RNAcentral holds the sequence, with entries from ENA. The RNA shown here (small-subunit ribosomal RNA) has 1457 nucleotides and comes from an uncultured prokaryote. The coordinates come from a structure-prediction model, not an experiment, and the mean pLDDT is 83. Its Rfam family is "Bacterial small subunit ribosomal RNA". Its family is annotated with structural constituent of ribosome and ribosome in the Gene Ontology.
[in-house]
RNA sequence: UGGCGGCGUGGAUAAGACAUGCAAGUCGAACGGGAUACUGGUAGCAAUACUGGUGUUCAGUGGCGAACGGGUGCGUAACACGUGGGUAACAUGCCUGAAAGACUGGGAUAGCCUGGGGAAACUCGGAUUAAUACCGGAUGUGGUAUUUUGAGGGAUUCCUUGAAAUACUAAAGGGUGGGGACCGCAAGGCCUGCCGCUUUCAGAUUGGCCCGCGCCCUAUCAGCUAGUUGGUGAGGUAAUAGCUCACCAAGGCUACGACGGGUAACUGGUCUGAGAGGAUGAUCAGUCACACUGGAACUGAGACACGGUCCAGACACCUACGGGUGGCAGCAGUCGAGAAUCAUUCACAAUGGGGGAAACCCUGAUGGUGCGACGCCGCGUGGAGGAUGACGGCCCUAGGGUUGUAAACUCCUGACAUCAGGGAACAAGUGAUGUGGGCUAAUAGUUACGCAAUUUGAUAGUAUCUGAAGAGGAAGGGACGGCUAACUUCGUGCCAGCAGCCGCGGUAAUACGAAGGUCCCAAGCGUUGUUCGGAAUUACUGGGCGUAAAGCGUGUGUAGGCGGCGAAGUAAGUCAGAUGUGAAAUCCCGGGGCUCAACCUCGGAACUGCAUCCGAUACUGCUUUGCUAGAGGACUGGAGGGGGGUCUGGAAUUCUCGGUGUAGCAGUGAAAUGCGUAGAUAUCGAGAGGAACACUAGUGGCGAAGGCGAGACCCUGGACAGAUCCUGACGCUGAGACACGAAGGCUAGGGUAGCGAACGGGAUUAGAUACCCCGGUAGUCCUAGCAGUAAACGGUGCACGCUUGGUGUGGGAGGGAUUCGACCCCUUCCGUGCCGGAGCUAACGCGUUAAACGUGCCGCCUGGGGAGUACGGCCGCAAGGCUAAAACUCAAAGAAAUUGACGGGGACCCGCACAAGCGGUGGAGUAUGUGGCUUAAUUCGAUGCAACGCGAAGAACCUUACCUGGGCUUGACAUGCAUCUCUAAACCGGUGAAAGCCGGGGAGCGGAGCAAUCCGUAAUUUGCACAGGUGCUGCAUGGCUGUCGUCAGCUCGUGUCGUGAGAUGUUGGGUUAAGUCCCGCAACGAGCGCAACCCCUGCAUUUAGUUGCCAGCGGGUCAUGCCGGGGACUCUAAAUGGACUGCCUAGAUCAACUAGGAGGAAGGUGGGGAUGACGUCAAGUCAGUAUGGUCCUUAUGCCCUGGGCUGCACACGUGCUACAAUGGCUGGUACAAUAUGAUCCGAAUUCGCGAGAAGGAGGAAAUCUAUAAAACUAGCCCCAAUUCGGAUUGGAGGCUGCAAUGCGACUCCAUGAAGUUGGAAUCGCUAGUAAAGCCGUAUCAGCUACGACGGCUUGAAUACGUUCCCGGGCCUUGUACACACCGCCCGUCACAUCAUGGGAGCUGGUUGAACCCGAAGCGCCUGAGCUAACCGCAAGGAGGCAGGGAACUAAGGUUUA
Repeated sequence: UGGCGGCGUGGAUAAGACAUGCAAGUCGAACGGGAUACUGGUAGCAAUACUGGUGUUCAGUGGCGAACGGGUGCGUAACACGUGGGUAACAUGCCUGAAAGACUGGGAUAGCCUGGGGAAACUCGGAUUAAUACCGGAUGUGGUAUUUUGAGGGAUUCCUUGAAAUACUAAAGGGUGGGGACCGCAAGGCCUGCCGCUUUCAGAUUGGCCCGCGCCCUAUCAGCUAGUUGGUGAGGUAAUAGCUCACCAAGGCUACGACGGGUAACUGGUCUGAGAGGAUGAUCAGUCACACUGGAACUGAGACACGGUCCAGACACCUACGGGUGGCAGCAGUCGAGAAUCAUUCACAAUGGGGGAAACCCUGAUGGUGCGACGCCGCGUGGAGGAUGACGGCCCUAGGGUUGUAAACUCCUGACAUCAGGGAACAAGUGAUGUGGGCUAAUAGUUACGCAAUUUGAUAGUAUCUGAAGAGGAAGGGACGGCUAACUUCGUGCCAGCAGCCGCGGUAAUACGAAGGUCCCAAGCGUUGUUCGGAAUUACUGGGCGUAAAGCGUGUGUAGGCGGCGAAGUAAGUCAGAUGUGAAAUCCCGGGGCUCAACCUCGGAACUGCAUCCGAUACUGCUUUGCUAGAGGACUGGAGGGGGGUCUGGAAUUCUCGGUGUAGCAGUGAAAUGCGUAGAUAUCGAGAGGAACACUAGUGGCGAAGGCGAGACCCUGGACAGAUCCUGACGCUGAGACACGAAGGCUAGGGUAGCGAACGGGAUUAGAUACCCCGGUAGUCCUAGCAGUAAACGGUGCACGCUUGGUGUGGGAGGGAUUCGACCCCUUCCGUGCCGGAGCUAACGCGUUAAACGUGCCGCCUGGGGAGUACGGCCGCAAGGCUAAAACUCAAAGAAAUUGACGGGGACCCGCACAAGCGGUGGAGUAUGUGGCUUAAUUCGAUGCAACGCGAAGAACCUUACCUGGGCUUGACAUGCAUCUCUAAACCGGUGAAAGCCGGGGAGCGGAGCAAUCCGUAAUUUGCACAGGUGCUGCAUGGCUGUCGUCAGCUCGUGUCGUGAGAUGUUGGGUUAAGUCCCGCAACGAGCGCAACCCCUGCAUUUAGUUGCCAGCGGGUCAUGCCGGGGACUCUAAAUGGACUGCCUAGAUCAACUAGGAGGAAGGUGGGGAUGACGUCAAGUCAGUAUGGUCCUUAUGCCCUGGGCUGCACACGUGCUACAAUGGCUGGUACAAUAUGAUCCGAAUUCGCGAGAAGGAGGAAAUCUAUAAAACUAGCCCCAAUUCGGAUUGGAGGCUGCAAUGCGACUCCAUGAAGUUGGAAUCGCUAGUAAAGCCGUAUCAGCUACGACGGCUUGAAUACGUUCCCGGGCCUUGUACACACCGCCCGUCACAUCAUGGGAGCUGGUUGAACCCGAAGCGCCUGAGCUAACCGCAAGGAGGCAGGGAACUAAGGUUUA
């Protein structure tokens, strides 16, 4: 969310408690009686009394049933269950078959009546009565027991079948129906059908008991057990048995897991899986267990009994308080707990069960219906046509697209539901009636055999059929980032939220929420939980252990596992066949029935198993017997730091004594503490004592490992080689167990030279509980014990076999050649190394000493952390060791290799990077920019290098974006539509600060028409679309730019290598400014970069010769290329040449190249510029323009006035001017280049001290327009805050401009500040460079320019070198880094939360042991009380009962664990 039907299925939790109703009765044909209906008979007139019959019914006696059916899963780890056997150790009511029988007696009792007690439940007496109730006797076919005796069989006690003897042992001749003869008054006898009774045998069915095998987790449960294990005897049972008891013995179980703990009903099956497996045990079926909890027996064929009994307990109910009653885990139903599970329904019609002779009764078994989408299956919610592709919705690039033939509309159909009508099957029987057959003497009767007709339906007026009407009543849920089918818009803005995993969301979210669309399912769809799968992720099938988790530290060896060659036997494993069983259902296959399906049903197959029998004998096992190849022994030989003990030795340190000798010694990066004038250190001699054993010494030797190193002797273990002999599989591995086991540690006793935890002192440091130094105790050493761990490592368990090689080395043996001998060469065995093939490996790597290929055995692993921790146990003197979890938490942890980045890693190289120099900045004043502060505003941006004289190549207004105030609203600007009117512009007036507002004024153009006029255009008004925005986002963008960096790098194709990421090329050796070039090379080539090509400049030639030039010729001037001329020169501007390591010498192996030289204007890219690889910094810019999105729209737009951007306690950057004598001032005098000029540059001349003014020659320019300055020269100044320096301030001016106050530059006069070379620190520059000097231009009305961009003049110093600082390049190395060291990351502390351990203790549950008490109850003992049946004449007896007792024992109690 929900239309219909069919078939299934439904209290999984509280085996919690239960109101109410029902779930087990039936039989009168076993019995007596009561009630009642009908109907007789006798007596009587009648009422009535007495006595019968038939039917129904009630409680009781009696019989059968109630032990089935139904429910639940508590307990149970067990012969409970499954499977297969055994019972020669058993039972079995009802049923079937067979044999035999049923004779004769007796006493009670319930009921009923009556009396008593009690609230009730119920109970106690008295009288009386029946039976198919109970009892005695008889009979004994049979049966049982004992004894004797045959036959057959077997598996112990025996079984089967005979004969004989003894003893014991049964019954209801009852019920009912009928009847001819005979008997009898009758009842009846008698006959007969059916039912019933007794004994026995057999069958069937159902049970009991026993056994083999199978059957969960836990060893942090390792020992358990006294009726325990067995025997003898007895008891007991249906039956075996310690089942029970007495006595005797001391056994029984256990690592193949006893005992204990936890959990659990088991199975057929079910789910999953390819299978092997794993999980599970609802419905259906088989078995078991239980019935409020615990215990117990009775009855019975069967129970220790769900709807029986007794006792105890808990709970609930009734009560008159004395006492009683109850048990839904039967069907419904209620409460409770829970996420969660139905009707207090109908019927016995069918199937089945109980009783009965039967009818019939009972049956919550069962058959039905109801409720629940709980599951499976089926059907429907309409079909066909229908394009202007309608409306609406959504999207849009605004064209359209999509929803979508979908709808509307037209034509149809009528399954379901609805209404009306008809209307089933499941029914077979049974009874009575008629009739046939059977039994019989019988036409009675009866019948389990037939026929005829009749009768029986809960479901149900249901299924189903017919008809009617109308598309009319019937669609939702989830998803749409990937996994995974399905995409867009809006909203939101790390918020709200999503999420199975990865992960989405911080303003363009296909991931959130909504909508449209799409996809998947569909009366369902999603979610949650659970199981299996995927997971080869417990690996039997089918995994691993060098470095990812994982080889015990090492050996010896028990159990176990595995085991050489040959033969014989056996047949346990193994293989084959047969038989039995493997319930049914289920699954599978093939049929059949419901319209199909689900479902039901028939047949087959299957059930992979177990058992028995008969075979086979290769392999394994077992038994026997052999062998020698495995293993071992004997013999010979050499090697060795193998182990233990005793003794000996020298060097060195330290100490003691003595001599010599004097001021230091020692120590460190540098010091200090320390020692020393009381004589150290140094040196010589003598002595003491302890420990360790230089050289030899070697990836050399020995040992199981730990480990072992002076020498000699003694004792002792193992390995190896050689050649023969012997034993005869004696072997390999090895859970437990035992032994050894470095350093450090512990106990006791020694010893102590050196070293040296702890400790003291000195340093270092922010600190320094460290590193360094001076001292120094345990310890280190020995003896005897304990401990038992290490990166105990080859991070590689042991043993055996097999598989290409090369080269060392240690120990032996054999051979060859040869020698005096050795050396040498070859072969071989054992050990120990390196390299490497196949193969293996994720890779690294391993590789006959395997990590290759195989076999056997052991140990160990299963994500990281928690944790090798807690608890428990064992060991230890302790320290601690061994064994060894969980909660909780994370989504990773890890291995190997790759590319980068990084390193206070390494090698090499470069750069004004350092160094060597020159000049600055940082100090002063000032200019300018920034921060900060202030403000109405001080508009905005730029912020390490790579922001800060930056955008800005020029803020008084404008610019201008900011602020104040005044105004406008289709707008200052563009386009379109509609509308209004005639006006627009110039011009004028009013108001106003202006903008603006108000008013006046007034020109048209094109077309049609005679004209009026109309249309169009232009303009105005109004309205709608829209304009506009320097508003936001440079982290949405384009474009452009900065930076690393003009650093030498960045890549590709093909090939090759690698599983792959990737590598190679691009590395290496040289060389270069250069990935420049050469050589080598599994690489060969190529591209973007480098270089070159381009521009400027330096030399020459040629051409050209005005506006430039003037050598020669001529003319002219005071003078000037001024003029005629000229092209020589300078110059101008075009072309060409020139430089290429081309030549020489040297260096090296060739070369590249380098060094030097020659020539040359220039020499090794000549100098400079432009040129900026792949990329990095989410670098900068939305304010230059463009542009997505977003926001404003009488305002965030537009216009205007004034102000601000210039504000000033302060801080920083970049400059300028200086501090002076290499200078300042005054005079004279010389030499440039780049450039500019028409709203412009402006000459001469005149005025003014000057800025400037007047003036206007010339110039759209090699023609006109400029004094270049420093320099040089002459003079003054004389080291002074000055003749330095020029700030600041006062005054006076001229210039630009509408305007100069805020806020312009300039001139003159006056004033004359700080400053005497600048702390820490820091910048630039390697040659025409630095430094110094002046000139020009853009912007521009003017100007803050001292800035920016250019030009020329004068013109240095220094570089030993690459250790260091900074940056960069290449190779290599380490890495736990990869937003990449500005990385990653560790621990304490503080607070909060969660989980776990400990904790004085407290508490609940379960269980063991000892003891106390002890109900009911069976058996036993007793039984003085009571007592019908039998015996007895009686007394009495037998038997029984009540009562009592001793054991056993539930519950309860105490103590303890």